[in-house]
RNA sequence: AACUUAUAAAGAAAGGUGGAGGGACCGGCCCUGUGAAACCUUGGCAACCUACCCGAUCAAGGAUAAGGUGCCAAUUCCAGUCAAACCGAGAUGAUUUGACACUAUAAGUU
Numbered sequence: 001a002a003c004u005u006a007u008a009a010a011g012a013a014a015g016g017u018g019g020a021g022g023g024a025c026c027g028g029c030c031c032u033g034u035g036a037a038a039c040c041u042u043g044g045c046a047a048c049c050u051a052c053c054c055g056a057u058c059a060a061g062g063a064u065a066a067g068g069u070g071c072c073a074a075u076u077c078c079a080g081u082c083a084a085a086c087c088g089a090g091a092u093g094a095u096u097u098g099a100c101a102c103u104a105u106a107a108g109u110u
Base pairs, nucleotide, nucleotide: 001110002109003108004107005106006105007104008103013042014041015040016039017038021031022030023029025080027078028077043072044071045070048068049067050066052062053061081099082098083097084096085095087093
């Protein structure tokens, strides 16, 4: 980097350095000098993997938070493509729902 599987309406911030951006992308809408990104320290959340119990060395289930990750504004912030329902004279329109895509994270394969 590509692919596969799972999850994404829950949860969890203080301080220091820094000094203008950030929320993946596009549109919207937000956050931000009452201090953005990034880095550091400490703290926390969760429970994907390892280790533990049960089980059949599977799956499912359970417990812990020791180890490996992850995460700590807003539902993945909302929408994006397709379909259905409904509103509408109609639309490339509004609303709702479902499926997918994209993205992120974990685990695995190449």
A computed fold for a 110-nucleotide RNA from a Crocinitomicaceae bacterium, annotated as SAM riboswitch aptamer (S box leader). Model confidence (mean pLDDT): 84 of 100. It matches the Rfam family "SAM riboswitch aptamer (S box leader)". Rfam links the family to the GO term regulation of gene expression.